About this RNA: A computed fold for a 103-nucleotide RNA from Moorella mulderi DSM 14980, annotated as SAM riboswitch aptamer (S box leader). Its mean pLDDT, the model's own confidence on a scale to 100, is 83. Taxonomically the source falls in Neomoorella mulderi (Bacteria, Bacillati, Neomoorellales, Neomoorellaceae). It was read from a public genome assembly, where an Rfam model found it. The model forms 97% of the base pairs in the Rfam consensus.
RNA sequence: GGCUUAUUGUGUAAGGUGGAGGGAAGGCCCCGAUGAAAGCCGGUAACCACGGCAUUAGCCGGAAGGUGCCAAGUGCCGCAGGAAACCUCCUGGAAGAUAAGUU
Repeated sequence: GGCUUAUUGUGUAAGGUGGAGGGAAGGCCCCGAUGAAAGCCGGUAACCACGGCAUUAGCCGGAAGGUGCCAAGUGCCGCAGGAAACCUCCUGGAAGAUAAGUU
């Protein structure tokens, strides 16, 4: 990198280093010198792992371990269907992200 499964409306920095970018990509719309990215500390969730129950699916618990996350619904949209007809809204999908497994 490919594939499979699950999740993707919860929650989470008023610290320090750093010094101009960032929100995947395109179009928008935003964040940023009142300090971006990236590290550190901290926090959060509970996928794996761990403990208990049941043992088929699963349920409960804590948070020391492996990850993840800590502006905006995955910031919004692109495809299909529906509602409304000026604005817009709903459902599903695609794509993306994360975890676990596999190749």